[in-house]
RNA sequence: ACUUCAGGGUUUGGUGUAAUUCCAUACCGGCGGUAAAGUCCGCGAGCGUUGAUGCAUGAAUAGGUGCGAUUCCUAUACCGACAGUUAGAGUCUGGAUGAAAGAAGU
Repeated sequence: ACUUCAGGGUUUGGUGUAAUUCCAUACCGGCGGUAAAGUCCGCGAGCGUUGAUGCAUGAAUAGGUGCGAUUCCUAUACCGACAGUUAGAGUCUGGAUGAAAGAAGU
């Protein structure tokens, strides 16, 4: 320098004219670091700009094992962009056959 790859998830029931959006229950967890992490440290995804700088950016405790773990095991919790919608969305639809932290290869 070029090429390829690079995000998962609404089950079952209730109310209602209407909800995969509310209630109960269920389900999901990007990338790098570090004893293996959605909740530690850092980054990406959003907004804005010709571009860079810039703005925004959620959540965990207790016990156990161990040299070492807020990462493993046990228990109980918690969190989740923007726009749309006959009714409020982490899970539906859309921007997105996009972009990208980064990974691999030539």
The RNA shown here (FMN riboswitch aptamer (RFN element)) has 106 nucleotides and comes from a mouse gut metagenome. Its Rfam family is "FMN riboswitch aptamer (RFN element)". Gene Ontology term of the family: FMN binding. The prediction has a mean pLDDT of 83. Of the family's consensus pairs, 100% are formed in the model.